[in-house]
RNA sequence: GGGCGGUUAGCUCAGUUGGUUAGAGCGCCGUGCUCACACCGCGGAGGUCGUUGGUUCGAACCCAAUACCGCCCA
Repeated sequence: GGGCGGUUAGCUCAGUUGGUUAGAGCGCCGUGCUCACACCGCGGAGGUCGUUGGUUCGAACCCAAUACCGCCCA
C1' cells in the first nucleotide's frame, strides 16, 4: 500500500435484504418476600446504533469518506 471482518446500554451480544416502540442476558436502582442477607417475584433508569456527509417521504439497516480494533496479502 491492497483485501476482508468488526464498532448497537456499564459488560457480552442480537437485530435488518429501509417503516409504525431499538432489544436480550448479566450488572445497577427501587420494591415485595426474610429477623437480616442471598435467591426469587415485580417495577425502573441507562443508547443521537464509532464519526461526518449523501440517497430517500422515511436510515442502526443503502452509498461515500474517515477513526479505531483484528486477520490475510504484498
This is a predicted structure of a 74-nucleotide RNA (transfer RNA) from a Pirellulaceae bacterium.
The sequence is in RNAcentral, with records from ENA and MGnify.
It matches the Rfam family "tRNA". The family's RNA type in Rfam is transfer RNA.
The coordinates come from a structure-prediction model, not an experiment, and the mean pLDDT is 80.